[in-house]
Record summary
A computed fold for a 332-nucleotide RNA from a marine eukaryotic metagenome, annotated as Bacterial RNase P class A. Model confidence (mean pLDDT): 76 of 100. The sequence is in RNAcentral, with records from MGnify.
RNA sequence: UGGUCGGUUGAUUGCUUUAUAUAAAGAGGAAAGUCCGAACUCCGCAGGAUAAAGUGCCUCAUAAUUAGAGGAUCUCAUAUUGAGAAUGGAAAGUGCCGCAGAAAAUAGACCGCCAUUUUAAUUAGUGGUAAGGGUGAAAAAGUAGUGUAAGAGACUACUGUUAUUUUUUGAAAAAAAAGUAAUUGGUAAACCCCACUUGGAGCAAGAUCAAGUAGCCUUGCGUGUUCCGCGCUUAAAGGCGGGUAGAUCGCAUUAGCAUGUUAGUGAUAAUAUGCAUAGAUGAAUAAUCAACACUAUUUAUUUAGUACAGAAUUCGGCUUAUAGACCAACCC
Numbered sequence: 001u002g003g004u005c006g007g008u009u010g011a012u013u014g015c016u017u018u019a020u021a022u023a024a025a026g027a028g029g030a031a032a033g034u035c036c037g038a039a040c041u042c043c044g045c046a047g048g049a050u051a052a053a054g055u056g057c058c059u060c061a062u063a064a065u066u067a068g069a070g071g072a073u074c075u076c077a078u079a080u081u082g083a084g085a086a087u088g089g090a091a092a093g094u095g096c097c098g099c100a101g102a103a104a105a106u107a108g109a110c111c112g113c114c115a116u117u118u119u120a121a122u123u124a125g126u127g128g129u130a131a132g133g134g135u136g137a138a139a140a141a142g143u144a145g146u147g148u149a150a151g152a153g154a155c156u157a158c159u160g161u162u163a164u165u166u167u168u169u170g171a172a173a174a175a176a177a178a179g180u181a182a183u184u185g186g187u188a189a190a191c192c193c194c195a196c197u198u199g200g201a202g203c204a205a206g207a208u209c210a211a212g213u214a215g216c217c218u219u220g221c222g223u224g225u226u227c228c229g230c231g232c233u234u235a236a237a238g239g240c241g242g243g244u245a246g247a248u249c250g251c252a253u254u255a256g257c258a259u260g261u262u263a264g265u266g267a268u269a270a271u272a273u274g275c276a277u278a279g280a281u282g283a284a285u286a287a288u289c290a291a292c293a294c295u296a297u298u299u300a301u302u303u304a305g306u307a308c309a310g311a312a313u314u315c316g317g318c319u320u321a322u323a324g325a326c327c328a329a330c331c332c
Stems, first nucleotide, its partner, number of pairs: 001328005007292007015026004028308001032319002035317005040202004045229001047228003052198005057071004072087001073085004088193002093191002095187003110133002112129006141159006160183010206249004215240005220232003254276001256275008293306004
């Protein structure tokens, strides 16, 4: 760093489901959170546009908008085969960067340097300057030279940064090398721009049977906003109010589990053999005793303890809680 287990056996009593009526089975690695997705069910529009939401380097895998696998780049660290990333665009536009500081992006002159007028005196004024100092997370990319009144990409040489062209390596992201052009910040989990994807609601979904089906009011309705279109339209939809209200299905054979082989760096895929492992509905799945196992302690099996925690349509991932034991790889 990654992963596995997280008590075992027997007896007695008790509960639920199924059945061959002898018997067999019966709460997890997270069942928690409800964060993401899907299977499944229903809704004539799951039509067009708009809005909204999600994703955002390359490739691959999966049912899947997975927080999956491998690689690239960047950042941190270094003992390392380490850790992390909400990773497109700032040359389309808008906004923001407190305090400090002269000034925070079409942004400058506090100290200072130079020239000139004035004065006893850089004492005071005017002009030039941004190399030196100060403030700050950040102050017009860096070093050296020429040049200047003093300086400055003002000019030159060599670098840096950004964009782009060619060659080589790579499936690609990208890396290395050689040219050309330009040189004033950061920030998009700020608004925004660009590209791609996306019907809605949810097992309290929904289906069938039973019981009941007094009355009044409103107007169009059609499972995300708005518009257009399309369809239905005296039925339907909605509101107030009286009455009836039980049963069955959905409900567990599943993208299932275990072991092996083959392919692949891997996630994973294909294939062979074997297994059947809750289905409750005010809510079962338990209690007691004994022995064993593990941890600590003790002269001594002597004493004490054994975590987090309980199904409700199902599955995949993520997050959180967890006494303790074990396995593998790497480093010191």